RNA sequence: GCACCCGUAGCUCAGCGGAAGAGCACUGGUUUCCGGUACCAGGUGUCGCAGGUUCGAAUCCUGUCGGGUGUA
Repeated sequence: GCACCCGUAGCUCAGCGGAAGAGCACUGGUUUCCGGUACCAGGUGUCGCAGGUUCGAAUCCUGUCGGGUGUA
């Protein structure tokens, strides 16, 4: 340089056109003398960035940034 893959919550990931979820973590409450366990409640997010297609985009297209793998 070229080809391919990945980028979504604090972390690990799901979601592949109808508008954002799970587990862990975290916060508050109940319980306990206190803590832990258990139970109840809470999503904290410009879906890397910009543009395009569409009635509608995390999802499709283009460019770009970052990471990884392969190849010379």

This is a predicted structure of a 72-nucleotide RNA (transfer RNA) from an uncultured Candidatus Saccharibacteria bacterium.
The coordinates come from a structure-prediction model, not an experiment, and the mean pLDDT is 80.
Rfam family: tRNA.